[in-house]
Molecule: SAM riboswitch aptamer (S box leader)
Organism: Tuberibacillus calidus DSM 17572
Formats: sequence, structure tokens, C1' cells
RNA sequence: UUCUUAUUAAGAGUGGCGGAGGGACUGGCCCGAUGAAGCCCGGCAACCUUGGUGAUUCUUUAAGCCAAAAGGUGCCAAUUCCUGCAAGUCGUCUGCGACUUGAGAAAUAAGAG
Repeated sequence: UUCUUAUUAAGAGUGGCGGAGGGACUGGCCCGAUGAAGCCCGGCAACCUUGGUGAUUCUUUAAGCCAAAAGGUGCCAAUUCCUGCAAGUCGUCUGCGACUUGAGAAAUAAGAG
């Protein structure tokens, strides 16, 4: 960096260092000197993982389910903050707006290249 699959409405600090940016991108709308990013500590979760169950029967073993959190990642404002494309319904000052569904994009994990 590409592909495949899964997930994305829950959860997580009144800490230390740090100093002006941050929320992927577009358009919005927000967060930020009552302290942004980043680093450390702390925490959340449970994808990989570990144990049990499944399980009878000599051996081996799957989905699912339950538990754990040592290890590999991840995450810790707002639904992935909303939106961008398409379809449907409703409204309309005919510009568009609201809602629903799907797609796309993005993020993360696991696997493959």
C1' cells in the first nucleotide's frame, strides 16, 4: 500500500508533561488558554488471544455460548458529530427541506498479497 471478511447508537480521567491547534476529506456544525495536537500514566472494550462448555466415544475437532484480561492491537466530545451518491415517502416560497432505506467514503480488527 492493495484485496477479502466482520464491526461502527454502548463504554472509557476534575491526573502529569506540553503548549495552539483539533474533529480523515467536501460543505456544515462544533471542540479548544476554564488548555488543542502529541507524549506519559490511568481507563474502556473484547477483534486476535487464553480457559471452560459444546463433548457423548479411543483419539481429534467446528459453529455457538460463558468467563478472563497475561499477551498483540484498538479506542477514551458530539451516532463514524452531520453531510456528500441513489431510491422511496412527506412538505414546499419549486430554490430546496425533513424522514427512511441502501450504496459510497472512512476507521479498526483478522486473514491474504